[in-house]
Molecule: Bacterial RNase P class A
Organism: Oceaniovalibus guishaninsula JLT2003
RNA sequence: GCGGAUGGCUGGAUGGCCGCUGGGGCUUAGGCACCAGAGGAAAGUCCGGACUCCAGGAAGACACGGUGCCGGGUAACGCCCGGGCGGGGCAACCCGACGGAAAGCGCCACAGAAAACAGACCGCCGUUCCUCGGGACGGUAAGGGUGAAACGGUGGGGUAAGGGCCCACCGGGGGGCCGGCAACGGUCCCCGCACGGCAAGCCCCACCGGGAGCAAUGCCGAAUAGGGAUCCUGCGGCGCUCGUCGCCAGGCCGCUUUCGCCCAAGGAUCCGGGUAGGCAGCAUCAGCCCGUCGGCAACGCCGGGCGCAGAGGAAUGGCCAUCCAUCCGGCAGCGAUGCCGGGGGACAGAAUCCGGCUUACAGGCCAUCCGCGCAU
Numbered sequence: 001g002c003g004g005a006u007g008g009c010u011g012g013a014u015g016g017c018c019g020c021u022g023g024g025g026c027u028u029a030g031g032c033a034c035c036a037g038a039g040g041a042a043a044g045u046c047c048g049g050a051c052u053c054c055a056g057g058a059a060g061a062c063a064c065g066g067u068g069c070c071g072g073g074u075a076a077c078g079c080c081c082g083g084g085c086g087g088g089g090c091a092a093c094c095c096g097a098c099g100g101a102a103a104g105c106g107c108c109a110c111a112g113a114a115a116a117c118a119g120a121c122c123g124c125c126g127u128u129c130c131u132c133g134g135g136a137c138g139g140u141a142a143g144g145g146u147g148a149a150a151c152g153g154u155g156g157g158g159u160a161a162g163g164g165c166c167c168a169c170c171g172g173g174g175g176g177c178c179g180g181c182a183a184c185g186g187u188c189c190c191c192g193c194a195c196g197g198c199a200a201g202c203c204c205c206a207c208c209g210g211g212a213g214c215a216a217u218g219c220c221g222a223a224u225a226g227g228g229a230u231c232c233u234g235c236g237g238c239g240c241u242c243g244u245c246g247c248c249a250g251g252c253c254g255c256u257u258u259c260g261c262c263c264a265a266g267g268a269u270c271c272g273g274g275u276a277g278g279c280a281g282c283a284u285c286a287g288c289c290c291g292u293c294g295g296c297a298a299c300g301c302c303g304g305g306c307g308c309a310g311a312g313g314a315a316u317g318g319c320c321a322u323c324c325a326u327c328c329g330g331c332a333g334c335g336a337u338g339c340c341g342g343g344g345g346a347c348a349g350a351a352u353c354c355g356g357c358u359u360a361c362a363g364g365c366c367a368u369c370c371g372c373g374c375a376u
Stems, first nucleotide, its partner, number of pairs: 001372010012323007020037004025032002039347001043358002046356005051213004064209005069083005084098001085096004099204002104202002106198003121144002123140007152170006171193001172191008217280004227271007236248004240243001251262001285307001287306005293300002324345001326343007
């Protein structure tokens, strides 16, 4: 210098004018000034919780769903850290649905002779027949061919040809010892090999999970309509001067009748539930920052400091000027660069809160590390 890997930060600045939301304060009740006012993802709503209500003796089991190498962290997690194993990369480093296929069931497309208690298409070998081209029977998984996968691999011996048939190494299985908390690793002995793959098909094993969610939930609570209780008028018709008016009439049921009870409808007073609306939940927390100590780390203990949006159809905005990163064009210059003109700053936006994951993100900056080239 070029190319990469990992971790982190930032993601316009200043001023002026006009507005918006919240807080406490002053006020002559009209307003006035002061303070605070989006994010690293506020996003997707995918996990884990806090909190609230509902259900349920506790607890456990079945069903269903989830998680799945080991150890640690955490309130918890499917998250994070460290380690193991496997894979990729020269490397820094990155990626992994990574329990069980000798519990059982099921499946293995196409091609191929054959896809799981093996099996003979071509080829090879032997026997036999023949019209000498070949046929029949048997042996053979070493060779060919098919496939994602062919019933251990490579080499040698042996054989009619072959084959763990025998041997060495590799792979595999079982056991012991050593290291490690463990996953796992190392090593020694035994076994010719028995056990193809898929659990992201069912299943088995271990662990976790009651349901719904802030439009949860609690409190206050109108108008209007409707409900209940008590009391009053009492159900119809006619007339006018339209009145608590006059006249006539008297609902239904029960009782022999009166009194009385009941009813449609209306009125008055009271009660209770709900709605609109208001308040709480709701901003002090598993909080943020700094430091010591413990730990490889995630993180934890202790000490000090800070208070950091709170709307609720939903504020956090708009315009102008100057500057800056940067881009384009022109001019000058060998070049670095300078001058002039123009453009121009990503993704996005709180809604009960917190811990994560995932996804989006123009441009700029920092730190550590790796490879290659050059110079010394």